[in-house]
RNA sequence: UCGCGGGAGAGUGUGAAGGUUCGCCUUCACCGCCGAAGGAGCAACCGCCCCGGAAUCUCUCAGGUCAAAGGACCGCGA
Numbered sequence: 001u002c003g004c005g006g007g008a009g010a011g012u013g014u015g016a017a018g019g020u021u022c023g024c025c026u027u028c029a030c031c032g033c034c035g036a037a038g039g040a041g042c043a044a045c046c047g048c049c050c051c052g053g054a055a056u057c058u059c060u061c062a063g064g065u066c067a068a069a070g071g072a073c074c075g076c077g078a
Stems, first nucleotide, its partner, number of pairs: 001078006011031001013030007032065003038061001039059003045053003
C1' cells in the first nucleotide's frame, strides 16, 4: 500500500425553489449540534537529540448530523 472484517458521535430541524413514479429526492439560505476523512493550533510524548517527528488534546475551515457512502483506529492475510 492492497484485500477482508469490526468501527462512534450529532436535527431524516425550519423556509424557499426545482424535479417527481406524489413515496420522496436535489439545491440554496438560516439556526442548533458532532468529530474519528482532511486541515490548522498547542504541545503531552518520542527519537538517530539542541535538531527533528509529533497526538485519540484543542479549533471546527472543510466534512458530518435517517439510511447508504465515508470513517481515525483495531484484527487477520499478502